Predicted 3D model of a 581-nucleotide part of an RNA (large-subunit ribosomal RNA, domain V) from a Bacilli bacterium. Rfam family: Bacterial large subunit ribosomal RNA. The full RNA is in RNAcentral, with records from ENA. The source organism's lineage runs through Bacteria, Bacillati, Bacillota and Bacilli. The prediction has a mean pLDDT of 84.

Context: one part of a larger RNA
RNA sequence: CCCGCGACUAGACGGGAAGACCCCAUGGAGCUUUACUGUAACUUAAUAUUGGGUAAUUGUAUUUCAUGCACAGGAUAGGUAGGAGGCGAUGAAGCGAGUGCUGUGGCAUUCGGGGAGCCAAGCUUGGGAUACUACUCUUGGAUUAUGAUUAUUCUAACCUACGACCUCACCGGUCGGGGGACAGUGUUAGGCGGGCAGUUUGACUGGGGCGGUCGCCUCCCAAAAAGUAACGGAGGCGCCCCAAGGUACCCUCAGCAUGGUUGGAAAUCAUGCAUCGAGUGCAAUAGCAUAAGGGUGCUUGACUGCGAGAGCAACAACUCGAGCAGGGUCGAAAGACGGGUAUAGUGAUCCGGCGGUCCUGAGUGGAAAGGCCGUCGCUCAACGGAUAAAAGCUACCCUGGGGAUAACAGGCUGAUCGCGUCCAAGAGUUCACAUCGACGACGCGGUUUGGCACCUCGAUGUCGGCUCAUCACAUCCUGGAGGGGCAGUACCUUCCAAGGGUUUGGCUGUUCGCCAAUUAAAGUGGUACGCGAGCUGGGUUCAAAACGUCGUGAGACAGUUUGGUCCCUAUCUGUCGUGGG
Numbered sequence: 001c002c003c004g005c006g007a008c009u010a011g012a013c014g015g016g017a018a019g020a021c022c023c024c025a026u027g028g029a030g031c032u033u034u035a036c037u038g039u040a041a042c043u044u045a046a047u048a049u050u051g052g053g054u055a056a057u058u059g060u061a062u063u064u065c066a067u068g069c070a071c072a073g074g075a076u077a078g079g080u081a082g083g084a085g086g087c088g089a090u091g092a093a094g095c096g097a098g099u100g101c102u103g104u105g106g107c108a109u110u111c112g113g114g115g116a117g118c119c120a121a122g123c124u125u126g127g128g129a130u131a132c133u134a135c136u137c138u139u140g141g142a143u144u145a146u147g148a149u150u151a152u153u154c155u156a157a158c159c160u161a162c163g164a165c166c167u168c169a170c171c172g173g174u175c176g177g178g179g180g181a182c183a184g185u186g187u188u189a190g191g192c193g194g195g196c197a198g199u200u201u202g203a204c205u206g207g208g209g210c211g212g213u214c215g216c217c218u219c220c221c222a223a224a225a226a227g228u229a230a231c232g233g234a235g236g237c238g239c240c241c242c243a244a245g246g247u248a249c250c251c252u253c254a255g256c257a258u259g260g261u262u263g264g265a266a267a268u269c270a271u272g273c274a275u276c277g278a279g280u281g282c283a284a285u286a287g288c289a290u291a292a293g294g295g296u297g298c299u300u301g302a303c304u305g306c307g308a309g310a311g312c313a314a315c316a317a318c319u320c321g322a323g324c325a326g327g328g329u330c331g332a333a334a335g336a337c338g339g340g341u342a343u344a345g346u347g348a349u350c351c352g353g354c355g356g357u358c359c360u361g362a363g364u365g366g367a368a369a370g371g372c373c374g375u376c377g378c379u380c381a382a383c384g385g386a387u388a389a390a391a392g393c394u395a396c397c398c399u400g401g402g403g404a405u406a407a408c409a410g411g412c413u414g415a416u417c418g419c420g421u422c423c424a425a426g427a428g429u430u431c432a433c434a435u436c437g438a439c440g441a442c443g444c445g446g447u448u449u450g451g452c453a454c455c456u457c458g459a460u461g462u463c464g465g466c467u468c469a470u471c472a473c474a475u476c477c478u479g480g481a482g483g484g485g486c487a488g489u490a491c492c493u494u495c496c497a498a499g500g501g502u503u504u505g506g507c508u509g510u511u512c513g514c515c516a517a518u519u520a521a522a523g524u525g526g527u528a529c530g531c532g533a534g535c536u537g538g539g540u541u542c543a544a545a546a547c548g549u550c551g552u553g554a555g556a557c558a559g560u561u562u563g564g565u566c567c568c569u570a571u572c573u574g575u576c577g578u579g580g581g
Stems, first nucleotide, its partner, number of pairs: 001581008010573003014568002022402004027398002029394004035199005042191008051154011063142004068137001078136005085119003095112007158179003162176005202214003211231001215237006238383001239281001240340002245299007253277001255273005279288002282345001284343003303326004309320003315384001328337003351377007359370002409456001410454001411452003415449001417445006426436002463538001464536003468530001469527005476501003479496006503517005544562004548557003
């Protein structure tokens, strides 16, 4: 060096299982509820099955009777029309008794008795006789018819887990009892309705959640055309104004100085200086004194039909616009005027409302309905708006994916962390530097907490312990030195040094820590916070259960508690032992 055999498992990001954690999907399922929309069931009512009496109340209609008072006026005049007569021995006036109504004045009416008159035209009134007749209104009574409601009753529908009989496997039938037009059932409508069902429950995001945001305007970032991102830095908008619009004609501000009654730092007045520092409805920017700023007069162009041509822009949109026609406002005219100094003040389509219209109009004529023009209704604000209409839990979970994205480990970084250097104010009785060292400056390391999200989600097993270690030195002990605020003992500090060593127990799952007893000392770190194809499985981190707290609830909690399957026969590298060539 080659080839075996027996062992061991550090590595082959070993094998196994398209990661169960995490995120994503306009994925799924189970569960919840005061999510949305339905729905079984329940309930209430109407109606059918469903019939007869009585009473009360009540609607409508017929017949009939009564009822009706402003003032004036003989007096209780409902309205209108006809009307010169009407009523009376079939009993008038007046009298007595009673009833009803009433505005207390009377009206109507019954009976007794009476015995021949009573009322109407003329006066007051808008209107003239309840003298008489007809129709009719208000309010009330009675009758009849037909409904309704309530109460009660009946029996014949209907019901009967009742008794007897017939027949008997049940069902059924007859008679009787009980109930009874209720119940039950059908239909329609209202209510209630996680009992059940179908679904929804946004996105961005230095993982996700929580928080914040989502459209529009202004500035910076933005790198001197335009444009340009971030959970970059600052602010605004979701209006307002009939003048704060149009036009014609005028005017000039803020501030300062000086002077001037009350009057002061600032009120109003005068003079001077003052190019813009004021003002411009509202944020910012850009503008504006020839004013776009401040006034006065007249007004409605805050027009109708259009629009050459441009800007911007994926589209849809958005923006500017001379000029033409009509009919106007202001101005002597030229001319200006299609809102406001400009840039925010906003919402597509569908559906529907309103006004107009020469359009269409289902055999024809109309109409209905639609079109066209104008206009209105959305914090559709998740603002290019999925529906008219929608929240949650899952540790019981599932599928498809992702190292496009988190938790472990590694990597990059090194804020934080550890160690060191520089400066030296100060402490150290004196004396910065024996020792310590503020305020600061500069490094090194890669053991902490982080940041980033680069390999790994078709899997890189995670804390601690056990076993076995190996390395660094920023050295705990042992060794050798310098300095000391080193007399000695002991100690402080610095330098060299990694050969060897670096304990046993109690508590806790603990690492750590505290305690006890020792020791020369009981070092600090790296090694996937070394080591689970070596062990353990106490902790964390599935399914069960409980407490506290939170939640209406399903459930949840770096809160607690009890319980809870740790697979792999070694091919290669490696290591140990042994044999052959």